Predicted 3D model of a 74-nucleotide RNA (transfer RNA) from an Opitutaceae bacterium. Its Rfam family is "tRNA". Rfam classes the family as a transfer RNA. It was read from a public genome assembly. The organism belongs to Opitutaceae, within Bacteria.
[in-house]
RNA sequence: GCGGCUGUAGUUUAGUGGUAAAACUCCACUCUUCCAAAGUGGUCUCGGGGGUUCGAUUCCCCCCAGCCGCACCA
Numbered sequence: 001g002c003g004g005c006u007g008u009a010g011u012u013u014a015g016u017g018g019u020a021a022a023a024c025u026c027c028a029c030u031c032u033u034c035c036a037a038a039g040u041g042g043u044c045u046c047g048g049g050g051g052u053u054c055g056a057u058u059c060c061c062c063c064c065a066g067c068c069g070c071a072c073c074a
């Protein structure tokens, strides 16, 4: 340099062209003498930009980051 794959919450992972889910974490409350555990509720997310579309996390393009293979070098 070329090609392919991946990127979703603080972490791990699901998901679909119809407005994003679960677990853990975090916060509040209940319980408890206190802590932990348990229960209830809540907060937080689609790597960045552009395009198509009524609507994009999903499809297309560019960029960024990571991984894999090939090439180059030696």
Base pairs, nucleotide, nucleotide: 001070002069003068004067005066006065007064010024011023012022013021018054026042027041028040029039030038047063048062049061050060051059